[in-house]
């Protein structure tokens, strides 16, 4: 000096916040939804997963 591995830390997982947990990425990478007859049309969800809050949507009652 180079390569590999490990540890710490940080970041990311289709729109907000918090806790837990899983996966991925780290010198520019992880990430940037689905279906379809594709210059068009259609659909689900605030989560990667669980719980809670907020926003939104639907139904019922007062």
């Nucleotide at each position: 000096u180079c390569c590999g591995u490990c540890c710490c830390a940080g970041g990311c997982g289709a729109u907000g916040g918090a806790g837990c947990u899983c996966g991925c990425c780290u010198u520019c990478g992880a990430c940037c939804g689905c279906c379809u007859c594709c210059c068009g049309g259609g659909c689900u969800g605030a989560u990667g997963g669980c719980u809670c809050c907020u926003a939104c949507c639907g139904a019922u009652c007062c």
Molecule: Fluoride riboswitch aptamer (crcB RNA motif)
Organism: Thermoleophilia bacterium